Predicted 3D model of a 120-nucleotide RNA (c-di-AMP riboswitch aptamer (ydaO/yuaA leader)) from a soil metagenome. The coordinates come from a structure-prediction model, not an experiment, and the mean pLDDT is 80. Of the family's consensus pairs, 96% are formed in the model. Its Rfam family is "c-di-AMP riboswitch aptamer (ydaO/yuaA leader)". Its family is annotated with regulation of gene expression and cyclic-di-AMP binding in the Gene Ontology. The sequence is in RNAcentral, with records from MGnify.
RNA sequence: CGCCGAACCUGGCUCAUGCCAGGUGGGGGGACCCACAACCCAGGGGCGAAUUCCGAAAAUCGGAUAGGGCAACCUUCCAGCCCGAGCCCGACAGCUAACUCCCAAGGCGACAGAGGAGGA
Numbered sequence: 001c002g003c004c005g006a007a008c009c010u011g012g013c014u015c016a017u018g019c020c021a022g023g024u025g026g027g028g029g030g031a032c033c034c035a036c037a038a039c040c041c042a043g044g045g046g047c048g049a050a051u052u053c054c055g056a057a058a059a060u061c062g063g064a065u066a067g068g069g070c071a072a073c074c075u076u077c078c079a080g081c082c083c084g085a086g087c088c089c090g091a092c093a094g095c096u097a098a099c100u101c102c103c104a105a106g107g108c109g110a111c112a113g114a115g116g117a118g119g120a
Base pairs, nucleotide, nucleotide: 001109002108003107004106008023009022010021011020012019013018024104025103026102027101028100029099034094043092044089045088046087047086052064053063054062055061067083068082069081070080073119074118075117076116077115078113
C1' cells in the first nucleotide's frame, strides 16, 4: 500500500494491556395486515458465499455443484486464479411499525493482466 469481512472514525480514562462514550456500519428478536396450516426427535432456527449431489468397505478422502471472491482511482469486459468453511441458539423464533437485544473480530498479499474499455 492492497485483499476477504459489518468489523471503521472520533473523544475520554489508564503506566500499559485495556475500559467507557459518541458517530458510523452490521445482525437478531418483535404487531395489525399478509403468509403458512398445525403438533409429533426424522426436531426447529440464526450468522455466513459456503448449498446440494455422486463416488469410496469406511473415512477427517475424492469429484462435481448452487453460490461467492481477486485484478491497486471507480465501474465493467475477456482470459486466468481461488473459496465453496466454520460457528452459534437450545424446544423456541414467518413477515413485521413502535420497541428491544447484540456485534464492530479474525485472517491474508507483494513484480504481478497493478491488462483492455469507459468514466472520473